Overview
Predicted 3D model of a 477-nucleotide part of an RNA (small-subunit ribosomal RNA, 3' major domain) from an uncultured bacterium. Rfam family: Bacterial small subunit ribosomal RNA. Its family is annotated with structural constituent of ribosome and ribosome in the Gene Ontology.
[in-house]
Context: one part of a larger RNA
RNA sequence: UGACGGGGACCCGCACAAGCGGUGGAGCAUGUGGUUUAAUUCGAAGCAACGCGAAGAACCUUACCAAGUCUUGACAUCCAACUGACCAGUAGAGUAAUGUCUACCUUUCUUCGGAACAGUUGAGACAGGUGGUGCAUGGUUGUCGUCAGCUCGUGUCGUGAGAUGUUGGGUUAAGUCCCGCAACGAGCGCAACCCCUAUCUUUAGUAGCCAGCAUAUAAGGUGGGCACUCUAGAGAGACUGCCAGGGAUAACUUGGAGGAAGGUGGGGAUGACGUCAAAUCAUCAUGCCCCUUAUGAUUUGGGCUACACACGUGCUACAAUGGUGAUAACAAAGUGAGGCGAACCUGCGAGGGGGAGCGAACCACAGAAAAAUCAUCUCAGUUCGGAUUGUAGUCUGCAACUCGACUACAUGAAGCUGGAAUCGCUAGUAAUCGCGAAUCAGAAUGUCGCGGUGAAUACGUUCCCGGGUCUUGCACA
Numbered sequence: 001u002g003a004c005g006g007g008g009a010c011c012c013g014c015a016c017a018a019g020c021g022g023u024g025g026a027g028c029a030u031g032u033g034g035u036u037u038a039a040u041u042c043g044a045a046g047c048a049a050c051g052c053g054a055a056g057a058a059c060c061u062u063a064c065c066a067a068g069u070c071u072u073g074a075c076a077u078c079c080a081a082c083u084g085a086c087c088a089g090u091a092g093a094g095u096a097a098u099g100u101c102u103a104c105c106u107u108u109c110u111u112c113g114g115a116a117c118a119g120u121u122g123a124g125a126c127a128g129g130u131g132g133u134g135c136a137u138g139g140u141u142g143u144c145g146u147c148a149g150c151u152c153g154u155g156u157c158g159u160g161a162g163a164u165g166u167u168g169g170g171u172u173a174a175g176u177c178c179c180g181c182a183a184c185g186a187g188c189g190c191a192a193c194c195c196c197u198a199u200c201u202u203u204a205g206u207a208g209c210c211a212g213c214a215u216a217u218a219a220g221g222u223g224g225g226c227a228c229u230c231u232a233g234a235g236a237g238a239c240u241g242c243c244a245g246g247g248a249u250a251a252c253u254u255g256g257a258g259g260a261a262g263g264u265g266g267g268g269a270u271g272a273c274g275u276c277a278a279a280u281c282a283u284c285a286u287g288c289c290c291c292u293u294a295u296g297a298u299u300u301g302g303g304c305u306a307c308a309c310a311c312g313u314g315c316u317a318c319a320a321u322g323g324u325g326a327u328a329a330c331a332a333a334g335u336g337a338g339g340c341g342a343a344c345c346u347g348c349g350a351g352g353g354g355g356a357g358c359g360a361a362c363c364a365c366a367g368a369a370a371a372a373u374c375a376u377c378u379c380a381g382u383u384c385g386g387a388u389u390g391u392a393g394u395c396u397g398c399a400a401c402u403c404g405a406c407u408a409c410a411u412g413a414a415g416c417u418g419g420a421a422u423c424g425c426u427a428g429u430a431a432u433c434g435c436g437a438a439u440c441a442g443a444a445u446g447u448c449g450c451g452g453u454g455a456a457u458a459c460g461u462u463c464c465c466g467g468g469u470c471u472u473g474c475a476c477a
Stems, first nucleotide, its partner, number of pairs: 001477002004473002007471007015461002019425005026316008034307002042053002064302007073126001077125002079122006089104005107116003128291002131289003137285002139280003142276001144274001149188006155164003168179003194268004199236007208226001213223003239262001242256005318418001322377006334365003339358002344353003384415001389410007431453007
């Protein structure tokens, strides 16, 4: 100087407390461990691994296993010889399938020497490796933590390691600012500058409006018009600016006015010096080591989907603030051409036929759902709950047996609110309700977004956890 203390003082955080809803019990989905297996590919491991890499394993993917096949190779560059094509396509043989074989079809330029391109054959140089090492590395990422810290120059003090500045008195979300001070300044962080959102003005009107007129009434459908809504460009607006109290007359703080918004308005992006030999050689790159008729390449089939069990994360419930039936309102944000697919017809339905319109403020996906009204059920393992199973189907796709999603009918399990323990959340939040997108042929209860309805509580900092500042002690470096 640090680190540490079941030392002290001060401060902060959904850290506790006050509340609301869960997890832990049930069924299922999903990940992991374990076990099994020919293989169940690999990685991730307290917080910070476990709906994680994977924004989507039937084949492919795929790295694993079994069997078959190839050896200059599936891919790149170079040399020689031969051919004029090769590829693609068609037909045939053969195979589990690929590889393989046969037939047809079949180049360009030219100074005619050849050149370009492609294939075959041959020789090697080499290719190739999701093989090892993240404890050889780059790059990227997590975490402490959006915590308020981490340092430097000059000066001063100290023999020196170092100290000072950065401590102190106040204050702040903040090393934020003020005052003081052997310090005076500066840098990386904080804040601001950026984006979205909340109000208004203006510019513009192929979506919006009967607001005012006409027509038509089924409809902004039409004429007409940009007032309003909206869209998307430019601006305005919030700065403790104003008033009062407190305070050192300071920083600041408490209350108020005006205002759409008030003291960082709300949200996002943004992550200092560093810590964990943290994670990743399987995104990629890369040193060294290893394989080279195989640890490379390729095909078929299987596996990654196994199942006594254990754990994590979720979905659905256990019901009356509910279930069912009928009637019938109100969104936002997105996506669409190998696509979205309307009306209409058909099927109980998943769907099928159909093909209008739309590269989309124009058309479509598209019916929002919870809510509301009416009816019924009357506390039951039930008209709750839907697992499981049977039968019959639909769709995608060469192909749904291993192993897809969905539909109809039948079946109707556990479950009556969950032990010890444990998690999230402070406002348009929790809770609850639907909608969309990426990936994607098909395949979400996951992920990422969108809006609808919309709470309770916070006395306070004694305690638990984590962090910051000062100080003290010393078994440690």